Description:
This is a predicted structure of a 386-nucleotide RNA (Bacterial RNase P class A) from a Bacteroidales bacterium. Rfam family: Bacterial RNase P class A. Rfam links the family to the GO terms tRNA processing, dimeric ribonuclease P complex and ribonuclease P activity. It was read from a public genome assembly, where an Rfam model found it. Of the family's consensus pairs, 98% are formed in the model.
RNA sequence: GAGGCAGGUUGUCCUGUCGCGUCCUGCUUCAGGCAGGAUGAGGAAAGUCCGGGCAACACAGAGCAGCAUACUUCCUAACGGGAAGCCGGCCUGCCUUCAGGCAGGCUGCUAGAAAGUGCCGCAGAAAACAACCGCCUAAGCCCCGCUUUGCGGGGCCGGUAAGGGUGAAAACGUGAGGUAAGAGCUCACGGCAAUGGGAGGUGACUUCCAUUGCGGGCAAACCUUAUGCGUUGAAAGGCCAAAUAUACCGGGGUUUGAGGGCUGCUCGCCCGAUCCCGGAGGGUAGGCCGUUAGAGGUAAUGCGUGAGCAUUGCCCCAGACAAAUGACAGGAGGCAUGCCCCACCAGGGCAUGCAACAGAACCCGGCUUACAGGCCUGCCUUUUUC
Numbered sequence: 001g002a003g004g005c006a007g008g009u010u011g012u013c014c015u016g017u018c019g020c021g022u023c024c025u026g027c028u029u030c031a032g033g034c035a036g037g038a039u040g041a042g043g044a045a046a047g048u049c050c051g052g053g054c055a056a057c058a059c060a061g062a063g064c065a066g067c068a069u070a071c072u073u074c075c076u077a078a079c080g081g082g083a084a085g086c087c088g089g090c091c092u093g094c095c096u097u098c099a100g101g102c103a104g105g106c107u108g109c110u111a112g113a114a115a116g117u118g119c120c121g122c123a124g125a126a127a128a129c130a131a132c133c134g135c136c137u138a139a140g141c142c143c144c145g146c147u148u149u150g151c152g153g154g155g156c157c158g159g160u161a162a163g164g165g166u167g168a169a170a171a172c173g174u175g176a177g178g179u180a181a182g183a184g185c186u187c188a189c190g191g192c193a194a195u196g197g198g199a200g201g202u203g204a205c206u207u208c209c210a211u212u213g214c215g216g217g218c219a220a221a222c223c224u225u226a227u228g229c230g231u232u233g234a235a236a237g238g239c240c241a242a243a244u245a246u247a248c249c250g251g252g253g254u255u256u257g258a259g260g261g262c263u264g265c266u267c268g269c270c271c272g273a274u275c276c277c278g279g280a281g282g283g284u285a286g287g288c289c290g291u292u293a294g295a296g297g298u299a300a301u302g303c304g305u306g307a308g309c310a311u312u313g314c315c316c317c318a319g320a321c322a323a324a325u326g327a328c329a330g331g332a333g334g335c336a337u338g339c340c341c342c343a344c345c346a347g348g349g350c351a352u353g354c355a356a357c358a359g360a361a362c363c364c365g366g367c368u369u370a371c372a373g374g375c376c377u378g379c380c381u382u383u384u385u386c
Stems, first nucleotide, its partner, number of pairs: 001382010012332007020040009042357001046368002049366005054233004061267005066229005071085005087108009111224002116222002118218003132164002134160003140156007172190006191214010237289004248279005259271004296315008334354008
C1' cells in the first nucleotide's frame, strides 16, 4: 500500500420559485380570507420479539399444567438488554525438553451424567461385561524333526492390554524398574475427580498442602433444582352535542345467582339485577380530550476500567385523522467510468452516469432484520521499502 472479516458512526448540503400541516401574532368583508414568524418523518419510523409508562377492569388464594429465565459483580424505571470480569473453546504470534505459559482477537454459559432414564451412526474384536493382528507360554494334551532319558518347531489350552490396526474418542500421560510377556504392579514427575484445610478476591473463582481414587462426551436429550409470569391496548378509555321507537319476538335469571373477573383447567373467592344472551327493526356515526414538557435533547466540568452517574447552563424540535412534511431549476460535495496533465503513486482538470434501506399515527428503553457510499477501530492474508 492492497484485499477480506468483524464492530462503531454517518448516510447529502446551499440558493431561488411555487405548494402543503400545526402553532403564535396582526389585519379583515370575521362561515371565511390575507400577511408575517416559528416549526414539520428514521437509524432503523420496519418486525410486533421483550421490558415499561399511561388507561380500563381485576387484585384471594390453593393444586395441577404451560411458558420464560438461569456464571459473578455492576448499570438501568425495568428487561430475555448493556458494561466489566471469571471459567471454557477456537484463531494468530512469541517462549518452551514433554506436560505447558504469555499476549492479542473472536465466541459460549445454572447445577446435576455420583437422583433416575437415555444416546454416541459407520468403521472396529470391542464404545465399558472388551481381544482382530501381535507378545508370552512353565505345567497338561497332540503332531513333526533331530545329534533321543533331552532339544527345537507348530497347534490346542492358558496369560496379556505395553506395540499395531479401526475410530472424533479405546481403560489417565511421560520416563524408569519389574515381569514368562505385560499392566499404576511399584516409583518419580504431571493430569483429572472427590473430601478436608491455609492464603488472596465484593464475587464468580485463583493458588498451595494433605488424603483417597482413575475412561469420556451429550441436559440447546427427557428430567431434576431455583426464580418469575393478571388481562386488554389508543379502533385502549373518557366527555359533549344531535337523533330515534314511552316499540316487537325468543331463551335464561332476580340471593336456591343468569352473566362477568382472577395466564390455561379444577376447587375456591369476588362483582352482580328496569339484568344477561340472541333475532328482527330504527336513529347517529359530528366534535373535543387522550395527543406529545418527557425515565426529553444538548454543552461543559467532575467521578468511574466501562456501561453510565452527578452538577451547572442552554433548548422546546411533527401531532396529522383519509391522513401534511413536497415539486421544479441551478450550483456544490460524494461515488463510478473514460480522457488529459503528471516519470509513478498521490493530486488536479474535463465529460458522462449514479445516488442505498426506506415514511411518524399513544409514548419510551432494548433486541432482530434491511442498507449504495464515506469515515474510524481491531484482527487475518498479502505486497513493497527501511